Description
A computed fold for a 351-nucleotide part of an RNA from Torreya grandis, annotated as small-subunit ribosomal RNA, central domain. NCBI's taxonomy places the organism under Eukaryota, Viridiplantae, Streptophyta, Cupressales, Torreya. Rfam family: Bacterial small subunit ribosomal RNA. Gene Ontology terms of the family: structural constituent of ribosome and ribosome. Model confidence (mean pLDDT): 86 of 100.

[in-house]
Context: one part of a larger RNA
RNA sequence: UUGGGCAUAAAGUGUCUAUAGGUGGCUUUUCAAGUCCUUCAUCAAAUCUCAGGGCUCAACCUUGGACAAGUGGUGGAAACUACCAAGCUAGAUUAUGGUAAAGGCAGAUGGAAUUUUUGAUGGAGUGGUGAAAUGUGUUGAGAUUAGGAAGAACACCAACAGGCGAAAGCACUCUACUGGGUCAUUACUGACACUUAGAGAUGAAAGCUAGGGAAGCAAAUGGGAUUAGAGACCCCAAUAGUCCUAGAUGUAAAUGAUGGAUACUAAGUGCUAUACGUAUCAAAACAUAUAGUGUUGUAGCUAACACAUUAAGUAUCUCACUUGGGAAGUACAUUCGUAAGAAUAAAACUC
Numbered sequence: 001u002u003g004g005g006c007a008u009a010a011a012g013u014g015u016c017u018a019u020a021g022g023u024g025g026c027u028u029u030u031c032a033a034g035u036c037c038u039u040c041a042u043c044a045a046a047u048c049u050c051a052g053g054g055c056u057c058a059a060c061c062u063u064g065g066a067c068a069a070g071u072g073g074u075g076g077a078a079a080c081u082a083c084c085a086a087g088c089u090a091g092a093u094u095a096u097g098g099u100a101a102a103g104g105c106a107g108a109u110g111g112a113a114u115u116u117u118u119g120a121u122g123g124a125g126u127g128g129u130g131a132a133a134u135g136u137g138u139u140g141a142g143a144u145u146a147g148g149a150a151g152a153a154c155a156c157c158a159a160c161a162g163g164c165g166a167a168a169g170c171a172c173u174c175u176a177c178u179g180g181g182u183c184a185u186u187a188c189u190g191a192c193a194c195u196u197a198g199a200g201a202u203g204a205a206a207g208c209u210a211g212g213g214a215a216g217c218a219a220a221u222g223g224g225a226u227u228a229g230a231g232a233c234c235c236c237a238a239u240a241g242u243c244c245u246a247g248a249u250g251u252a253a254a255u256g257a258u259g260g261a262u263a264c265u266a267a268g269u270g271c272u273a274u275a276c277g278u279a280u281c282a283a284a285a286c287a288u289a290u291a292g293u294g295u296u297g298u299a300g301c302u303a304a305c306a307c308a309u310u311a312a313g314u315a316u317c318u319c320a321c322u323u324g325g326g327a328a329g330u331a332c333a334u335u336c337g338u339a340a341g342a343a344u345a346a347a348a349c350u351c
Base pairs, nucleotide, nucleotide: 004322005321008304012319014202015201016200017199021195022194023193025088026087027086028085033081034080035077036076037075039073040072041071042070049065050064051063052062053061054060091192092189094187095185096184097183098182099181103178104177106175107174108173110154114150115149116148117147118146119145120144121143125136126135163170164169208247209246210245211244212243216242217241221237222236223235224234259318260317261316262315263314264313267296268295269294270293271292272291273290274289275288277286278285300307324351325350326349333344334343335342336341
């Protein structure tokens, strides 16, 4: 519980694809289901209401009449919705020609750094901290230097306001395959569209299963400090893990805390991509337009903060969700999962 709401107060599903359903561009025709009009029937009485009457009045009792709404029948109207038929091109596809990009997947390569190892030089410390100690080192460390090996990550370019992707996310370089965007031509189809319950796909990190790998880092754990204590912060070590392959999990402050689509509504100023024009040897530049991405700001809106053509403005369509705090995203139950747990999801009681 609504004619209300959903950035921050309760509330936008993490994201996408799409079925049922809901909604749907312009013109003409048909039809009459919705819609509108006329008329008839029905809609018990009481009640309500209007005009009277009766109790001295009133409450009360009583006579007569009626609206509105509903249902069914008959007759009509044809603007709108639906239906029938035909057409259109502004929405949406397709085609052609360009174009930008860390989009995806697979393979190959590269150089710094780190650790380790072999040799050489060398000979006492090194490392660490607020200060120390544990640690490490004459079985030769640390330092310098020449080789080898391994794994992980890719400095500068790089963006304070960059790019791409549905989101999660994506960055050394090269190659193969592959997805989407955008611009121009206005060539094709001719409403083919929007949204989307259920469903399906995808989905960071951690954790899980099996097999590899393991340089650095590092939960747990051990030691050294600090401290009244120190199960911590600091230090020395170090295992899972982090990496790869194949599964499974399905959650995050999965955030723009803002669902998607369409249209309209002042300007200024950046950046990215493209097209055309001006100008130029060329690049840069300037003007216009489209697509994106920032910032300032008017109207408007807002409880305020703020938002403001990338709306939180003005409208339409559609889905999810919300209804005092706690108990509780818990119990029970069901489904899924190897498990961890996930999804759906209350109540008593209490304030």